[in-house]
This is a predicted structure of a 73-nucleotide RNA (transfer RNA) from an uncultured Oscillospiraceae bacterium.
RNA sequence: GACUCGUUAGCUCAGUUGGUAGAGCAACGCCCUUUUAAGGCGAAGGUCCGGGGUUCGAGUCCCCGACGGGUCA
Numbered sequence: 001g002a003c004u005c006g007u008u009a010g011c012u013c014a015g016u017u018g019g020u021a022g023a024g025c026a027a028c029g030c031c032c033u034u035u036u037a038a039g040g041c042g043a044a045g046g047u048c049c050g051g052g053g054u055u056c057g058a059g060u061c062c063c064c065g066a067c068g069g070g071u072c073a
Stems, first nucleotide, its partner, number of pairs: 001072007010025004019056001028042004049065005
């Protein structure tokens, strides 16, 4: 330098044919327990890497950029 994959909750990751974003773990509250752990229940937590475009509507499609992984040179 070229190509390719990825970036979504504190962490690891889903997200279908474009229709107002979910799970597990962690943390928090409650129950249980002599207490902790384990177990059960509950609520909260994001405007999806940044900018622009298309569209009635974008996490999803298109363009430019940033960061990370891989392959080739």

Rfam family: tRNA. The prediction has a mean pLDDT of 80.